[in-house]
RNA sequence: AGUCGAACGAGGCUUUCCGGUGCUUGCACUGGAAAAUCGAGUGGUGAACGGGUGAGUAAUACAUGAGAAACCUGCCUUGGAGACGGGUACAACCUCGGGAAACUGAGGCUAAUACCCGAUAUCCCUGCCGAGUCGCAUGACUUGGCAAGAAAAUACUCAGGUGCUCCAAGAGGGUCUCAUGCCCUAUCAGCUUGUUGGUGAGGUAAAAGUUCACCAAGGCUUAGACGGGUAGCUGGUCUGAGAGGACGAUCAGCCACACUGGGACUGAGACACGGCCCAGACUCCUACGGGAGGCAGCAGUGGGGAAUCUUGCGCAAUGGGCGAAAGCCUGACGCAGCCACGCCACGUGUGGGACGACGGCCCUCGGGUUGUAAACCACUUUCAGCAGGGACGAAAAUGACGGUACCUGCAGAAGAAGCCCCGGCCAACUACGUGCCAGCAGCCGCGGUAACACGUAGGGGGCGAGCGUUGUCCGGAAUUACUGGGCGUAAAGGGCUCGUAGGCGGUUUGGUAAGUCAGAUGUGAAAACUCCAGGCUCAACUUGGAGACGCCAUCUGAUACUGCCAUGACUAGAGUUUGGUAGAGGAGUGCAGAAUUCCCGGUGUAGCGGUGAAAUGCGCAGAUAUCGGGAGGAAUACCAGUCAGCGAAGGCGGCACUCUGGGCCACAACUGACGCUGAGGAGCGAAAGCGUGGGGAGCGAACAGGAUUAGAUACCCUGGUAGUCCACGCCGUAAACGGUGGGCACUAGGUGUGGGACCCUGUCAACGGGUUCCGUACACGUAGCUAACGCGUUAAGUGCCCCGCCUGGGGAGUACGGCCGCAAGGCUAAAACUCAAAGGAAUUGACGGGGGCCCGCACAAGCGGCGGAGCAUGUUGCUUAAUUCGAGGCAACGCGAAGAACCUUACCUGGGCUUGACAUGCUGGGAAAAGCCAUAGAGAUAUGGUGUCCAUUUAUGGGCCCUGCACAGGUGGUGCAUGGCUGUCGUCAGCUCGUGUCGUGAGAUGUUGGGUUAAGUCCCGCAACGAAGCGCAACCCUCGUCCUAUGUUGCCAGCGGGUAAUGCCGGGGACUCGUAGGAGACUGCCGGGGUCAACUCGGAGGAAGGUGGGGAUGACGUCAAGUCAUCAUGCCCCUUACGCCCAGGGCUGCAAACAUGCUACAAUGGCCGGUACAACGGGCUGCGACAUCGCGAGAUGAAGCGAAUCCCUUAAAGCCGGUCUCAGUUCGGAUUGGAGUCUGCAACUCGACUCCAUGAAGCCGGAGUCGCUAGUAAUCCCGGAUCAGCAACGCCGGGGUGAAUACUGUUCCCGGGCCUUGUACACACCGCCCGUCACACCACGAAAGUUGGCAACACCCGAAGUCAGUGGCCUAACCCGCAAGGGAGGGAGCUGCCGAAGGUGGGGUUAGCGAUUGGGGUGAAGUCGUAACAAGGUAACC
Repeated sequence: AGUCGAACGAGGCUUUCCGGUGCUUGCACUGGAAAAUCGAGUGGUGAACGGGUGAGUAAUACAUGAGAAACCUGCCUUGGAGACGGGUACAACCUCGGGAAACUGAGGCUAAUACCCGAUAUCCCUGCCGAGUCGCAUGACUUGGCAAGAAAAUACUCAGGUGCUCCAAGAGGGUCUCAUGCCCUAUCAGCUUGUUGGUGAGGUAAAAGUUCACCAAGGCUUAGACGGGUAGCUGGUCUGAGAGGACGAUCAGCCACACUGGGACUGAGACACGGCCCAGACUCCUACGGGAGGCAGCAGUGGGGAAUCUUGCGCAAUGGGCGAAAGCCUGACGCAGCCACGCCACGUGUGGGACGACGGCCCUCGGGUUGUAAACCACUUUCAGCAGGGACGAAAAUGACGGUACCUGCAGAAGAAGCCCCGGCCAACUACGUGCCAGCAGCCGCGGUAACACGUAGGGGGCGAGCGUUGUCCGGAAUUACUGGGCGUAAAGGGCUCGUAGGCGGUUUGGUAAGUCAGAUGUGAAAACUCCAGGCUCAACUUGGAGACGCCAUCUGAUACUGCCAUGACUAGAGUUUGGUAGAGGAGUGCAGAAUUCCCGGUGUAGCGGUGAAAUGCGCAGAUAUCGGGAGGAAUACCAGUCAGCGAAGGCGGCACUCUGGGCCACAACUGACGCUGAGGAGCGAAAGCGUGGGGAGCGAACAGGAUUAGAUACCCUGGUAGUCCACGCCGUAAACGGUGGGCACUAGGUGUGGGACCCUGUCAACGGGUUCCGUACACGUAGCUAACGCGUUAAGUGCCCCGCCUGGGGAGUACGGCCGCAAGGCUAAAACUCAAAGGAAUUGACGGGGGCCCGCACAAGCGGCGGAGCAUGUUGCUUAAUUCGAGGCAACGCGAAGAACCUUACCUGGGCUUGACAUGCUGGGAAAAGCCAUAGAGAUAUGGUGUCCAUUUAUGGGCCCUGCACAGGUGGUGCAUGGCUGUCGUCAGCUCGUGUCGUGAGAUGUUGGGUUAAGUCCCGCAACGAAGCGCAACCCUCGUCCUAUGUUGCCAGCGGGUAAUGCCGGGGACUCGUAGGAGACUGCCGGGGUCAACUCGGAGGAAGGUGGGGAUGACGUCAAGUCAUCAUGCCCCUUACGCCCAGGGCUGCAAACAUGCUACAAUGGCCGGUACAACGGGCUGCGACAUCGCGAGAUGAAGCGAAUCCCUUAAAGCCGGUCUCAGUUCGGAUUGGAGUCUGCAACUCGACUCCAUGAAGCCGGAGUCGCUAGUAAUCCCGGAUCAGCAACGCCGGGGUGAAUACUGUUCCCGGGCCUUGUACACACCGCCCGUCACACCACGAAAGUUGGCAACACCCGAAGUCAGUGGCCUAACCCGCAAGGGAGGGAGCUGCCGAAGGUGGGGUUAGCGAUUGGGGUGAAGUCGUAACAAGGUAACC
């Protein structure tokens, strides 16, 4: 995908020549010849190549290696031989038709390298008859003879050639066969009838069930047949250290396909991408009759999609077809275009330039950073731009690319930077905004008001014409482990044994050479890869050479090991024989005693039984108890929880008999590797359960009743059916556990125990000692192993062999399918979805309705209270305009508050102010301000009057006022942003460190242990040591005794004086006391105990005795404990108000509840009278003697005292005497009325006190609960702070009087310390956590059914077509024939076999949907309970 006129005939057009006709004499028409050209047709060749795609295909494919003695081959090459004589058609064309068209019919003519016949035949083919050589064989090769058969175009030509025919060979191409390799699935286990083979025939180029007839019954398969799913295969590509894993674009080889399915024709080659026929679907044309078509060629269009280009130039090169050639054709190919899709190379400038511009951002406001970055100065010009020159690729001509590459010149820093990231992994940080919102996110995880994690900005980091995201593959991942993993507890040993296939296998000899090893040959296409060179300026890219290509095949050799052969040999493995021996080994039969229950009888009487306590139940119809007799079933006390024995495991327990399996030991003999393991398979296999038939005492699911409880379908109790027992048959599972498969060998010991043998001792026996074999055990242990715990000759050590099993948690040992089962159910065994964990061992804590030891007013023993009453105070709640705020178990609640009438005051109402009530600075201005007086007003305030500062260098400054700007102010928020301070565990005895040691590590040790103490106090011991640190103790203060010094305001023994009296006075220092200093107490001494240590008990002395009493002192830490309202403070918020001033009100409100107190209920008392003794403290706006007045609170006057001097200041209980006499009182004092006092500007809301009157509840307090161990509790007064006064009965101190009890205690409650144990807790038990139900969402299963797909089967129909038969119709060449005609041969047509699509049918398989239904998963705050984790409150689990 055409091409050839140099195969052929006709035709068209052009030119030339020769004629003819017309004539306009050089034009038209026409005939012939020649040449050039065009191409419809005949003919040849090509179209089977090249180009595209990967649907199908798991083997008719592919890769590698072989074979064809079973084959074909056009064009090309080489060689041999040849081409003689004839003949007939059909196109084109012409004529006539049909049709809308596509196209087509009839008749007539004609050429050839078209077709046919004959001749010739070296060779060829077929048949027959031989000979020789060779091969594993069928057979092959060479050759002789006879017979039959088969050629051609002498065409074309430019005369050189090009073609034609037969034969042989070559090269290249093809076809067939074999071996090996080649994905997932066994929830596919059996498949197959042309199937497997034979004989014969057909068929093919050729072997073959390839096809057919007949015969036989084979063939394949657990080394995976058959089925299902997926897929083109390879060279190679990506990754990886490799081994592997994944993939199969581009390039190259092979295969398959060409709209879907079937079919043949032509041809050398096709069952044919751009050919034919048929069927089907689809599109188009149509006159409705009928036709046309196939981009998975190059561009291009539509659709689909996350996504993939120009309807370009050229045959110049390379290659292909045809041709003799010129040449024609060639979307092969060469180029260009588009796309950062990839790889490579390059640029966007280079140098200088500030103790550093502007701007931005941050800021501790000083500055830092962007940043030499910019500006500015100097320079360069790659790339792009403009201009000039201008290739290689082309051997003579010919260049699409292309005026391209490249070279030269010109101008100018000029035209040229983005993307991602900045919490960790992982390089890089700040600000603002936002406020569990918006959002981010690969994993962990960020965000709930100070976000380096969101968004933005500045800055920074990374890469750079790219950067990031998504998807996929490999890697990391030793996380499927061949290299190179595991299985006691993390996932994982089959419940156990026997045994088939398979795997593995003792010593020795010889052979063989399959495995194995060595060498060689062939192959392993090219490209790719690696190395070395070369070409484009480099590189990417490309060219050449070398290496490599593990494999496969063949040949030669080696023989250690493995295999095989020698039915070789051996005895150490294994087995057999003999003699012993232990045993709850198994099966069957029989027997025994104790006990429970039941029945009968006796005795006997009111209970028995049961529990934490009860009740149900049994019993006067006689139980329980007890005695005697009987029945029946089950199980076998002690030995014996024995670290025992036997068995393969499950399991086995009275005694005897029968049958029977296995083990161990000893000694010899025998067999001679007979062995080990064991996928499938078979058998055994606790309990429960099932079937049939028995049996049934006790126990006892279900069930019933009684209790318990909020409930109690439980735990406890009383009953009780299946069952438990026996026989036979099923089931086949368990935490069937040593959580540890079997076998063999090797590797320190020690201590028991069961069975045997031997030796020694012993006269024998027993006992004892030793050796050895087998079993069993250690809460012993070395090496080694292990994550650790632990294992450790009975291995979890070191090796070998075989089997089973594991690969994150949940879903789930579930669904579906299959197999088994009577059923229950078992075996095999997923996925969707979901989570970032689930899990093991160990560590430190914490916790336990775990254990041990110890302490504490913790209990107990006591004393006194609270809870009941009234009142006070605080709190909740309620109320309110407000009842300001905080504190909330202990550890909030007489707390902040050591003083709310105003103030305080933060709250409410109302009235006012706005640089402010208060601070600082600046600008400008001013004279004054404060104070005093008056007026208005509730007051703040306003107005008026009065008043008029200091210094000075006379400029002014300070102070004051006004104005404006900065700012002030906030008891507004956050104590979960903080500092500081505080509470609490707890004055408990603990908490740590350095070095060392142990441990992989977290950590441990020290600090545990034995004693002891108040104490981690001390002693002893100890891999710890340290006089280590913070705590304990001591040092400090105070009280108790003594001494010394001193002696006023204190004291007064002695001396003196004086008074009514008094240290009043002189004096004194003795005493008390004050001050200062010291002594003393240390288990120092004695005795007992003790480890003769610490220490403890007793005693002496002493004021005090074992810390003498009390105080101060509060470790590491815990509680996000408390406090933003003491103070300070980050951030946020308000700014004519959330700031400030003022008046009044409120904080004091009252159905109720709670907490802490006071006073009582009385006689241990009340009241009256008398009388005694303190200490701590306080005092000048103060304490106030004393005197007078008042009943009194108090008032008036007033001395003294800034205080060891004066005052507060009489202490009270007590003691003495009197009275009351048990009562709501002579108890109790609330409440209320009245009258007062004092403070204060002011007592109405809302003070205290006094007097008179009133005289409530209350007669000792339920459940429960608090304090206290000695100068304590109890009781009694006193003082002080705050404060004008006081709601103080509170708080903080002081003294007076002054007990009881504590078991030679620790059972219990609470708290704590140490050791230990368990843990599923670590926000640490106020922990964790399970299941139903309800709601929402998600995926899955079942489901009446319903809708598709796929592959088969049976039957029906049966196109095209090959083949076969027929062929009466048609028929040029050849034969006969003069001809007509006949014959041979051929064809149409018809018939038959096969046969695609189609139809019908019942099945198979797979997928979608499906009312409803089932469980599952997930989901900040739902319901019910409390199952599990601690002894989880009934141990848990299978």